[in-house]
RNA sequence: AAAAAAUCUACAGCGCCAGGUCCUUUGGGAUGACGAGGAUUGGAGUUAUCGAAAUAUUCGGCGGAUGCUCCAAAGGUUCCACAGCCUAAGUUCCUUAACAAAACAUACAAGAAAUUGUAUAACAAAGCAGGUUCAGUGGAUCUC
Numbered sequence: 001a002a003a004a005a006a007u008c009u010a011c012a013g014c015g016c017c018a019g020g021u022c023c024u025u026u027g028g029g030a031u032g033a034c035g036a037g038g039a040u041u042g043g044a045g046u047u048a049u050c051g052a053a054a055u056a057u058u059c060g061g062c063g064g065a066u067g068c069u070c071c072a073a074a075g076g077u078u079c080c081a082c083a084g085c086c087u088a089a090g091u092u093c094c095u096u097a098a099c100a101a102a103a104c105a106u107a108c109a110a111g112a113a114a115u116u117g118u119a120u121a122a123c124a125a126a127g128c129a130g131g132u133u134c135a136g137u138g139g140a141u142c143u144c
Base pairs, nucleotide, nucleotide: 014063015062016061017060019059020031021030022029023028034051035050036049040073041072042071043070044069045068046067074087075086076085077084079139080138081137082136090134093131094130095129105120106119107118108117109116110115
């Protein structure tokens, strides 16, 4: 000096970048996912939900992630058990309605530039809610 290890902090459209594209003071640098939403526990697998924008690189590569599938356990689902479905909780379909940031534009600032930051104003979908369809087997209780 480098590497390794340990500790702390931050992140999940999150992080990094050797392709590509762009700039160049030709040394290098810039760009490389816009928010919403999402965790019962454990194991395995896997191309991880919703929309916005776009002269469509939000391309491409690597890593990761609360997704999805299967198995098991716990729990919810009418009084019970099992089955089914689901996870703060049965299923189908329909309807209404709430909420965003970037982008774009303008202004200011930084930079030689590509570009970056801040401020101003708008527009989603899924979800929630309401209605509706369907809902097995065996018992218990009540009524006739």